[in-house]
Formats: sequence, structure tokens, C1' cells
RNA sequence: GGGCCGGUAGCUCAGCCCGGUAGAGCAGCUGGCUUUUAACCAGCUGGCCGCGCGUUCAAAUCGCGUCCGGCCCG
Repeated sequence: GGGCCGGUAGCUCAGCCCGGUAGAGCAGCUGGCUUUUAACCAGCUGGCCGCGCGUUCAAAUCGCGUCCGGCCCG
């Protein structure tokens, strides 16, 4: 230098192929239960999806560029 994969909530990941306005588990907070803690149950908080631009009525999703990480080739 070239190719492929990944980057989404505090953490681990799904959703992307085929566009329709963002989810799960864990963690955190509140309440219930319990003599108390843990466990269990119910609810709540939390991300405009690495960044920029473009296409579109509408972009996490499509296109272009770019940054970071991993693997391979030279």
C1' cells in the first nucleotide's frame, strides 16, 4: 500500500443483507417480598448507532470519504 471483518446503552451483543424513526441480557435507581442481606418479582433511568458528506418523504441500515481495532496479502 491492497482486501475482508468489526465500532450501536456503563459492559457483552442483536438489529444492517431486504431503509420506516432503536432492542435484549447484565449493571444502576425505586418499590414489593424478607428480621436483614442475597435471591426473586414489578417498574424506571440510560444510546439521535465511531465521525463527516451524499441519496431519499424517511438512513443504525444504501453510496462516498475518513478515524480506531482485528485478521490476511504484498

Predicted 3D model of a 74-nucleotide RNA (transfer RNA) from a marine sediment metagenome. Its Rfam family is "tRNA". Its mean pLDDT, the model's own confidence on a scale to 100, is 84.